This is a predicted structure of a 504-nucleotide part of an RNA (small-subunit ribosomal RNA, 5' domain) from an uncultured bacterium. Model confidence (mean pLDDT): 85 of 100.
[in-house]
Context: one part of a larger RNA
RNA sequence: GACGAACGCUGGCGGCGUGCUUAACACGUGCAAGUCGAGCGGUAAGGCUCCUUCGGGAGUACACGAGCGGCGAACGGGUGAGUAACACGUGAGCAAUCUGCCCUUCACAUUGGAAUAACUUCCGGAAACGGAAGCUAAUACCGAAUACGACCACCGAGGGCAUCCUCUGGUGGUGGAAAGUUCCGGCGGUGAAGGAUGAGCUCGCGGCCUAUCAGCUUGUUGGUGGGGUAACGGCCUACCAAGGCGACGACGGGUAGCCGGCCUGAGAGGGUGACCGGCCACACUGGGACUGAGACACGGCCCAGACUCCUACGGGAGGCAGCAGUGGGGAAUAUUGGACAAUGGGCGAAAGCCUGAUCCAGCAACGCCGCGUGAGGGAUGACGGCCUUCGGGUUGUAAACCUCUUUCAGCAGGGACGAAGCGCAAGUGACGGUACCUGCAGAAGAAGCACCGGCCAACUACGUGCCAGCAGCCGCGGUAAUACGUAGGGUGCAAGCGUUGUCC
Numbered sequence: 001g002a003c004g005a006a007c008g009c010u011g012g013c014g015g016c017g018u019g020c021u022u023a024a025c026a027c028g029u030g031c032a033a034g035u036c037g038a039g040c041g042g043u044a045a046g047g048c049u050c051c052u053u054c055g056g057g058a059g060u061a062c063a064c065g066a067g068c069g070g071c072g073a074a075c076g077g078g079u080g081a082g083u084a085a086c087a088c089g090u091g092a093g094c095a096a097u098c099u100g101c102c103c104u105u106c107a108c109a110u111u112g113g114a115a116u117a118a119c120u121u122c123c124g125g126a127a128a129c130g131g132a133a134g135c136u137a138a139u140a141c142c143g144a145a146u147a148c149g150a151c152c153a154c155c156g157a158g159g160g161c162a163u164c165c166u167c168u169g170g171u172g173g174u175g176g177a178a179a180g181u182u183c184c185g186g187c188g189g190u191g192a193a194g195g196a197u198g199a200g201c202u203c204g205c206g207g208c209c210u211a212u213c214a215g216c217u218u219g220u221u222g223g224u225g226g227g228g229u230a231a232c233g234g235c236c237u238a239c240c241a242a243g244g245c246g247a248c249g250a251c252g253g254g255u256a257g258c259c260g261g262c263c264u265g266a267g268a269g270g271g272u273g274a275c276c277g278g279c280c281a282c283a284c285u286g287g288g289a290c291u292g293a294g295a296c297a298c299g300g301c302c303c304a305g306a307c308u309c310c311u312a313c314g315g316g317a318g319g320c321a322g323c324a325g326u327g328g329g330g331a332a333u334a335u336u337g338g339a340c341a342a343u344g345g346g347c348g349a350a351a352g353c354c355u356g357a358u359c360c361a362g363c364a365a366c367g368c369c370g371c372g373u374g375a376g377g378g379a380u381g382a383c384g385g386c387c388u389u390c391g392g393g394u395u396g397u398a399a400a401c402c403u404c405u406u407u408c409a410g411c412a413g414g415g416a417c418g419a420a421g422c423g424c425a426a427g428u429g430a431c432g433g434u435a436c437c438u439g440c441a442g443a444a445g446a447a448g449c450a451c452c453g454g455c456c457a458a459c460u461a462c463g464u465g466c467c468a469g470c471a472g473c474c475g476c477g478g479u480a481a482u483a484c485g486u487a488g489g490g491u492g493c494a495a496g497c498g499u500u501g502u503c504c
Base pairs, nucleotide, nucleotide: 001503002502003501005500006499007498008497009496012371013370014369015368016367017366018364019363020329025327026326027325029324030323031322034071035070036069039068040067042064043063046062047060048059049058050057051056078282079281080280088206089205090204091203092202093201094200097199098198102195103194104193105192106191107190108189110144111143112142113141119134120133121132122131123130124129150174151173152172153171154170155169156167157166158165159164180187181186208254209253210252215245216244217243220242221241222240223239224238225237226236227235257279258278259277260276261272262271263270264269284305285304286303287302288301307318308317309316310315335361337360338359339358343357344355345354346353347352374404375403376402377401384395385394386393387392408445410440411439412438413437414436418431421428422427448493449492450491451490452489453474454473455472459488460487461486462485463484469476470475
């Protein structure tokens, strides 16, 4: 000098930040991912219209529960357990790759079929939930047709970086698409090529400690055939060979998410990785795959385990390292708040719905910054306190008193920007009656903490008497202690001041 700090004493206001560093301990409760009726069959509830025996019924599609279907749920948010590794950083490569939504270009969208949920009826179960029969729709599912692309064979041209690549090159063969809706403007669907974005893989180099760890390795190192993947590859498998790594530190052990940065320092360097941003890993513990453009998936599924809960004992349910909040641990870290108004995201043609992302508010001097606690005058240097050589000195222009001012806080009146957009229009701001402006009253409501032996700025008195105590180091205290305690005075900082801890 610095801090995500804590502790002690003290505490007026505002702005901007920051706030479980410990138990990746366990969690009650609420919320955190939905949306689309312009894909579909429909109508549980509400609105509207009609009828009514006043129980209700019918219609409409204003609208919409549940269901089928689509997209999203792989983002956003959290945490740092694991990881010494191509995890990260940086620089390259993929002639070894994929990429939903979006953009550009080209071409197409022909013709059929069979189901199933919802629903109805019935059955089982305490529940979770399940079963049977019957009915129905689609942008759900399955055929046929068509085909520039794919694969195979042959042929040709060009190029490179070894395997090769390109020419949507040519011929033949194999098998492969589609979906409607409409207000006629569109919105969608399929195939191909390119782009953009995102992702995957490979490599060079770089960044911890330990030799009281010296040898390590059998899918191990390489090859061939096969499998697998979007893709190269011992990634996997069969066979063959016997290799591969290591004092330039292999293997083992310990510790640790990495970086941009942050702190310090003149720099070199040292330390660190809270907040913010990028990447990675994880989601009760371990394992596994499914769906999908994308996951081996925090608020999905299956299995096993520990734990908790329900049970009719047969069987079921759960996962806060999301936002709040609770217990526990701890020196220690906040509200079970408001709003989608803005920004952004998902769905939707849109209106809109959802959004604990986000924007705000609350709590905390935890930090930084700013402001205030008054200003000018005022000597008989008042009273009081303290000291005294008893003369006085000091507190001290300090107070009183006079003249002013009114920031901040208080009261009253006015009162936003943020609103772009959306909507035919009316209208639409959580923050917030906040900021800000104007007026009002009155110095009125607002100062402490540490230190004063030297280092180190600031001294006397009393008490105590190697006691009580102080102390960062040197050291003080045993009867005149500037070093302990108190008082007066002083010094330094100041809404803070000290102490402790850690780093330079």